[in-house]
Context: one part of a larger RNA
RNA sequence: CUGGGCGUAAAGCGCGCGUAGGCGGCUAAGUCAGUCAGAUGUGAAAGCCCCGGGCUCAACCUGGGAACUGCAUUUGAUACUGCUUGGCUCGAGUCUGGUAGAGGGGGGUGGAAUUCCAGGUGUAGCGGUGAAAUGCGUAGAUAUCUGGAGGAACAUCAGUGGCGAAGGCGACCCCCUGGACCAAGACUGACGCUGAGGUGCGAAAGCGUGGGGAGCAAACAGGAUUAGAUACCCUGGUAGUCCACGCCGCAAACGAUGUCGACUAGCCGUUGGGCUCAUUUAAGGGUUUAGUGGCGCAGCUAACGCGAUAAGUCGACCGCCUGGGGAGUACGGCCGCAAGGUUAAAACUC
Repeated sequence: CUGGGCGUAAAGCGCGCGUAGGCGGCUAAGUCAGUCAGAUGUGAAAGCCCCGGGCUCAACCUGGGAACUGCAUUUGAUACUGCUUGGCUCGAGUCUGGUAGAGGGGGGUGGAAUUCCAGGUGUAGCGGUGAAAUGCGUAGAUAUCUGGAGGAACAUCAGUGGCGAAGGCGACCCCCUGGACCAAGACUGACGCUGAGGUGCGAAAGCGUGGGGAGCAAACAGGAUUAGAUACCCUGGUAGUCCACGCCGCAAACGAUGUCGACUAGCCGUUGGGCUCAUUUAAGGGUUUAGUGGCGCAGCUAACGCGAUAAGUCGACCGCCUGGGGAGUACGGCCGCAAGGUUAAAACUC
């Protein structure tokens, strides 16, 4: 450089935004850079290849040709690509009117429950387990009633329901704010797609500073179990879990399926919107559009399966793979307070 691949065999970056680059709708004219054709010059000789000749053959030597796929100049061609200029509206976007939503940030409020505190009633147990014991309780526990404190999470509604790029988001109210969808027009006029680097977001755990701490609970202690039991079970219990600010940047960050676009039988559900039909409104039917599910034809697949939400048929761009172990390790660089992250080998071995 090329080939074949990436749901489960090795392989889609966790997700977005976006720089360079790559690629790019319909139409007209110009240009002729790419592209194509002709001509001229050059492309040393030897060698390779073809046709001959000379050593008795061959190797070898030798004559001629071809080739030298290239470069330059020049004359043309103009479909496609590029460039320049003009136009268009289907891609993309803007405006108007609506709709749904746990989308994000901030503030406030509420009830149930657990725990604790105070008081009342009340008495000998409570708790826990396979069975127990540790533990709590006559200094009055557990149970029950009243009042209070405090923290965290929001039962039912709840739904292969909704929203978000992903991570993720669930009580109620208010404020600020992002996106999506639908309908009918009007407008801009290719403004687009992807995206190496870059940059932002990124569950949990963890780290720093300061708060907070009800429940739960690594570590830890005790009780059991056991041959042992640094466990599973039980009683406790600290970091942490919560908040603010700042780090970390990793996950089976999964649909193990990159993003965007086009095309390709049907059937059934469900969410948001539009149109429409009939009916007495409701419930309902049809149709269309954007999601989200179940089957399934063709096709694909090693099979499993996928099947308009493709893993089908194609296009554009990026990322990644190339036998197992060594190893996602060492060394070096960069990042981090640290933990560590990222980039990433080799010897050796099968």